[in-house]
This is a predicted structure of a 71-nucleotide RNA (transfer RNA) from a Sphingobacteriaceae bacterium. NCBI's taxonomy places the organism under Bacteria, Bacteroidota, Sphingobacteriia, Sphingobacteriales, Sphingobacteriaceae. It matches the Rfam family "tRNA". Rfam's curators write: Transfer RNA (tRNA) molecules are approximately 80 nucleotides in length. The RNAcentral record of the sequence draws on ENA.
Parts: sequence; C1' cells; structure tokens
RNA sequence: ACAGAUAUGGUGUAAUGGUAGCAUCACAGUCUCCAAAACUGUUGGUAGAGGUUCGAGUCCUUUUAUCUGUG
Repeated sequence: ACAGAUAUGGUGUAAUGGUAGCAUCACAGUCUCCAAAACUGUUGGUAGAGGUUCGAGUCCUUUUAUCUGUG
C1' cells in the first nucleotide's frame, strides 16, 4: 500500500428492516440475630459522520480504532 473481519451498558454475548434482549457487575428491597446464598426490583448500551426507508443495531458511503492476510 491492498484485501478481509470486528466495533452493542462496567464486563461478556444475542437480535428476519418493526418496542434493543439475556447473563454478570453495581444499587435498593425481602429473608436472617448478623452475614452469605436465594428471590424481587432499579439504573445503565448500538464507535463517529452522512445517505436510503414510513421505520436502521441491521442496508449503502465514508472516517476512526483493533485484529487477520498478501506484498
């Protein structure tokens, strides 16, 4: 330089173009003499910009970051 892949809460991981779920962490509550465990609830997320569409995490363009390959 070229080609390809990936980017989703603190962490990990799903999602046929149609309300972004699950687990875990954190916090609060129930239970307990106290704690742990268990149970219930809450907070928090689609890398940036633009486009297509009634509607985009998803499709298109581009940028950034990481990884892989070719030379």